[in-house]
Model confidence (mean pLDDT): 82 of 100. The RNA shown here (transfer RNA) has 73 nucleotides and comes from a Minisyncoccota bacterium.
RNA sequence: GCCGGAAUAGCUCAGUUGGUAGAGCAACGCUUUUGUAAAGCGAAGGUCGUCAGUUCAAGUCUGUCUUCCGGCU
Numbered sequence: 001g002c003c004g005g006a007a008u009a010g011c012u013c014a015g016u017u018g019g020u021a022g023a024g025c026a027a028c029g030c031u032u033u034u035g036u037a038a039a040g041c042g043a044a045g046g047u048c049g050u051c052a053g054u055u056c057a058a059g060u061c062u063g064u065c066u067u068c069c070g071g072c073u
Base pairs, nucleotide, nucleotide: 001072002071003070004069005068006067007066010025011024012023013022019056028042029041030040031039049065051063052062053061
């Protein structure tokens, strides 16, 4: 230098055909306990890596850039 893949909650990841973004764990509150842990319940937490484009509508499609991983030379 070229090619391919990945970037979504604090962490690990879904979201497959464009139509109101989810799970598990963690943390928080409540119940239970003399107290802690465990267990049960509840609520919260996201400008979906950046900037543009297409579309009535983009996490999803297109381009650009950034970071990471792999391959080729």

Background:
Rfam family: tRNA. RNAcentral records the identical sequence in 2 taxa. Lineage of the source: Bacteria > Bacillati > Minisyncoccota. RNAcentral holds the sequence, with entries from ENA and MGnify.